[in-house]
RNA sequence: GUGACCCUCACGGGAGACGUUGAUUUAGCUAUUUGGUUAAAUCAGGGCCGAAGGAGCAACCGCCCUCGGAAACUCUCAGGCAACAGGACCGUGGGGCGAUG
Numbered sequence: 001g002u003g004a005c006c007c008u009c010a011c012g013g014g015a016g017a018c019g020u021u022g023a024u025u026u027a028g029c030u031a032u033u034u035g036g037u038u039a040a041a042u043c044a045g046g047g048c049c050g051a052a053g054g055a056g057c058a059a060c061c062g063c064c065c066u067c068g069g070a071a072a073c074u075c076u077c078a079g080g081c082a083a084c085a086g087g088a089c090c091g092u093g094g095g096g097c098g099a100u101g
Base pairs, nucleotide, nucleotide: 006096007095008094009093010092011091012090013089018046020045021044022043023042024041025040026039027038028037029036030035047081048080049079053077054075055074056073060069061068062067
């Protein structure tokens, strides 16, 4: 002095799927009462999604094995289904480690 791979921070982009059904509570509105309706919160039912995480296997790789690694595939445990938030992954910039020349 070059700085791979990997990690991290910031910014930008970033999909899919019920603004579903019911019950309870609180507040407002309406009404002579029973009730009706709107909003919020909680709980539950069924349906749905896959791109946090997790799990499974496969091409393949290592090993030569019955083992290990392994996806954006599969499963949906978790997570999610208005907005917000989250979000694999991509781009740009900064930082760390340090292979290699």